[in-house]
Context: one part of a larger RNA
RNA sequence: GGUGGUCGAUGCCUGAAUGGAAGAUUCGACUAGUACGAAAGGAACAGCGAUUCGGCGUCACUAGUUAGCGGUUAUCCGACAGGGUACGCCGCGUAGCCACACGCUAUGGGAUAAGAGCUGAAGGCAUCUAAGCUCGAAACCCUCCGUAAAAAUAGGCAUCGUUGAGGCUGGGGAAGAAGACCCCGUUGAUAGAAUCGGCGUGUAAGAGUCAAGGCGAAAGCCGAGAUUUUCAGCGUACGAUUACUAAUCAGC
Repeated sequence: GGUGGUCGAUGCCUGAAUGGAAGAUUCGACUAGUACGAAAGGAACAGCGAUUCGGCGUCACUAGUUAGCGGUUAUCCGACAGGGUACGCCGCGUAGCCACACGCUAUGGGAUAAGAGCUGAAGGCAUCUAAGCUCGAAACCCUCCGUAAAAAUAGGCAUCGUUGAGGCUGGGGAAGAAGACCCCGUUGAUAGAAUCGGCGUGUAAGAGUCAAGGCGAAAGCCGAGAUUUUCAGCGUACGAUUACUAAUCAGC
């Protein structure tokens, strides 16, 4: 993608069957200085708490990565500002992803194996077995988590129905290799943009004031840097608002 089944559509189920780590490991306290043992010594079951490994999931915390912001070295362009190159170096670092982080990974039942037994004949006894019955494993079947009506015995329920439903085209996505999946398409917040908020960095440029120091006979000139404007500037993967742009019209 097509067929089947249903008159057609939409939504919701059942569960034949099938898949699954449906987990494994070690230790501690308690049991208990008990049972046992003359003493020396010295356990265990159940229940409890945890470790390690594996499996599945999650991103509030912690760590890693990072858009980004800032500092700084060499050099180049440049009046300054602002940039380029060196996979430059350094500090901090949201979202997302992720592990070193966090959560879960109970339990109980059924029928049994070896085995342990009850009753009990054949065979007046005995005998777990021949009839009958009770127990008994990490294995088996359920309990747990998925897939699942193509289960041909092809299932069920609800609603709607003759113009409708789906797809393509358009805007997108915590969905994604391609298909697929999900949302939106003007009766609109789907993406972009703008504004506001949050978050990151850490106080932009320009201008004002001050100023170590240098030059100068002096007047004065140059001046790193500090400070004010400035919780600034810049950035934004997040949230909201606003139809400004594009989802128009039309069409298959």